[in-house]
RNA sequence: CGUUGUUUCCGGGGUCGGUGUAAUUCCGAACCGGCAGUCACAGUCUGCGACCCGCUAGCAGCCAGCUAUCGGUGGACUUGGUGAAAUUCCAAGACCGACGGUUAAAGUCCGGAUGAGAGGGAGCAAUC
Numbered sequence: 001c002g003u004u005g006u007u008u009c010c011g012g013g014g015u016c017g018g019u020g021u022a023a024u025u026c027c028g029a030a031c032c033g034g035c036a037g038u039c040a041c042a043g044u045c046u047g048c049g050a051c052c053c054g055c056u057a058g059c060a061g062c063c064a065g066c067u068a069u070c071g072g073u074g075g076a077c078u079u080g081g082u083g084a085a086a087u088u089c090c091a092a093g094a095c096c097g098a099c100g101g102u103u104a105a106a107g108u109c110c111g112g113a114u115g116a117g118a119g120g121g122a123g124c125a126a127u128c
C1' cells in the first nucleotide's frame, strides 16, 4: 500500500431589471451544475444518488401514516479544432432541470430538509 471490520467527519450551486393590485414564478437579460467511471478534465456518454410511484414485511392503527428490502418511473448536444486518445479539453451555437407552497405560472424564493444520500477524507483494529 491492499483487503476486511469499526469509529468519526465531510457530503448541491444560482438574480437583476421591466410590467403589474400582486410575480426572484410572466417578459427581457443573467446566473447555477451531486457522486463514481471513462485511453484526457463531462449538467447533456455509462452507471448511481436525490425526487416521485408501487409490491411485500414489520410497526402503528378510526383514518392518515412510519420504517426496511426489492422493483419501477425519471431531463438535456451538436459542429469545428488539437491530440495516440476527448459527445469530457479549446472555439462556436444549442439544450435540460423532482415534489409541495405562493395575492401570478419557480432549476435560482419558501418548505419537507438541523433530513436522506451516491460517495469521499481521516483514525483505530485485524490480516497478507
Base pairs, nucleotide, nucleotide: 002127003126004125005124006123007122008121009120010119015029016028017027018026030108031107032097033096034048035047036046037045043095044094052072053071054070056068057067058066059065077093078092079091080090081089099111100110101109
FMN riboswitch aptamer (RFN element) from an Actinomycetales bacterium, 128 nucleotides, folded computationally. The prediction has a mean pLDDT of 81.